[in-house]
Annotation:
A computed fold for a 398-nucleotide RNA from a Deltaproteobacteria bacterium, annotated as Bacterial RNase P class A. It matches the Rfam family "Bacterial RNase P class A". It is annotated as a ribozyme. The sequence was found by an Rfam model in a public genome assembly.

RNA sequence: GCGGGUGGACAGACGGCCGCUGGCGGGCACGACCCGACAGAGGAAAGUCCGGGCUCCACACGGCAGGGUGCCGGCUAACGGCCGGCGGGGGUGACCCCAGGGAAAGUGCCACAGAGAGUAGACCGCGUCCCCGGCCGGCGACGGCCCGCGACGCAAGGGUGAAAGCGUGCGGUAAGAGCGCACGGGCUGCGGCGGAGACGUCGUGGUCGGUAAACCCCACCCGGAGCAAGGUCAAACGAGCGCGCAAGCCGCCUUCGGGCGGCCGGAGGGCAGCCGGUCCGAGCGCUCGGGUAGACCGCUCGAGGCGUCCGGCAACGGGCGUCCCAGACGAAUGGUCGUCACCACGGCCCGGGCGACCGGGCCGCGGAACAGAACCCGGCUUACGGCCACCCGCGACU
Numbered sequence: 001g002c003g004g005g006u007g008g009a010c011a012g013a014c015g016g017c018c019g020c021u022g023g024c025g026g027g028c029a030c031g032a033c034c035c036g037a038c039a040g041a042g043g044a045a046a047g048u049c050c051g052g053g054c055u056c057c058a059c060a061c062g063g064c065a066g067g068g069u070g071c072c073g074g075c076u077a078a079c080g081g082c083c084g085g086c087g088g089g090g091g092u093g094a095c096c097c098c099a100g101g102g103a104a105a106g107u108g109c110c111a112c113a114g115a116g117a118g119u120a121g122a123c124c125g126c127g128u129c130c131c132c133g134g135c136c137g138g139c140g141a142c143g144g145c146c147c148g149c150g151a152c153g154c155a156a157g158g159g160u161g162a163a164a165g166c167g168u169g170c171g172g173u174a175a176g177a178g179c180g181c182a183c184g185g186g187c188u189g190c191g192g193c194g195g196a197g198a199c200g201u202c203g204u205g206g207u208c209g210g211u212a213a214a215c216c217c218c219a220c221c222c223g224g225a226g227c228a229a230g231g232u233c234a235a236a237c238g239a240g241c242g243c244g245c246a247a248g249c250c251g252c253c254u255u256c257g258g259g260c261g262g263c264c265g266g267a268g269g270g271c272a273g274c275c276g277g278u279c280c281g282a283g284c285g286c287u288c289g290g291g292u293a294g295a296c297c298g299c300u301c302g303a304g305g306c307g308u309c310c311g312g313c314a315a316c317g318g319g320c321g322u323c324c325c326a327g328a329c330g331a332a333u334g335g336u337c338g339u340c341a342c343c344a345c346g347g348c349c350c351g352g353g354c355g356a357c358c359g360g361g362c363c364g365c366g367g368a369a370c371a372g373a374a375c376c377c378g379g380c381u382u383a384c385g386g387c388c389a390c391c392c393g394c395g396a397c398u
Base pairs, nucleotide, nucleotide: 001394002393003392004391005390006389007388008387010385012340013339014338015337016336017335018334020040021039022038024036025035026034027033042370046381047380049379050378051377052376053375054226055225056224057223066222067221068220069219070218071085072084073083074082075081086100087098088097089096090095101217102216106215107214108211109210110209123158124157125154126153127152128151129150131148133146134145135144136143137142166184167183168182169181170180171179185208186207187206188205189204190203191202192201193200194199230297231296232295233294237289238288239287240286241285242284243283248263249262250261251260252259253258268280269279270278271277304323305322306321307320308319309318310317311316342367343366345364346363347362348361349360350359351358352357
């Protein structure tokens, strides 16, 4: 210098002007309004994939069904999370990945190719026998070799495949085969030793395709819905009672049920500081009910942040001190200007060097990621910008 691995911190800074949300203080006697100072998004606020708190509903206990998890030990409120190990796999390495119980309970499946894909199978091949034919030898009886048909045996070799009934060698045999033996591999039972355990190691016995994010078996866990949870107040609405209009008189119309207008009478309401008055007027008042619209509570002090000490390899736990840190709901947390810092590009200049090039300054232009709380918290996953530290590999020089 290049390439890579792990971890950490950050998410432009300052100022001016104009706004937004919240509670607080003041004008002020509640509110409206105004003024002031203060506080005001994230590492993922995201996806809503797990787990818990909280709320309501359900629930004696046990079981079935259904869903989830699955090496061991630990952490935790809990987890499918985290930490430390074990085993397996990948990488030269730093390091990374694993849905990692059971295939000896049973069932199923194994594409294509291939003869055969699981109590296997025979295409080429290997071997024995019978028959036919050919050649050779022999005086002859006959013997040997080769080719072909057929019957039977075999599974070593070839071939197919991701995988062909464990691998290699020797024996054995007509040819062969775990058929036997030796060595080796996987799985597993038992025993010894080590370890808290997963497991490791040694001995010995049995056994030999894979597949359980296929059914299944075993062990453990799981009630449902979610802040639109849930609650308080409460227009409207409904029921009862009361007051009034209605009733009465006159006129007109009529489908003969009634309707409209006037007079009288009017509960209640408006105007007004008071008296006096004036105007409107068919609804108004009380109680009860469940509770819509709306308002409020839930709502943010919490498995909380920071610092420090102790225990622990660590995750994490404990002690002490200190701090209060968004609570919106048509959903605030912003806009704009200036200066500085950062990055890329272009131009000019300075310094070093033989040079490739390196370091620095000025000017111009541009860029500055992913993304926006919605009851809260612990995780996982995904998106994304540059920075720092440590480690690994390679190359060059000293």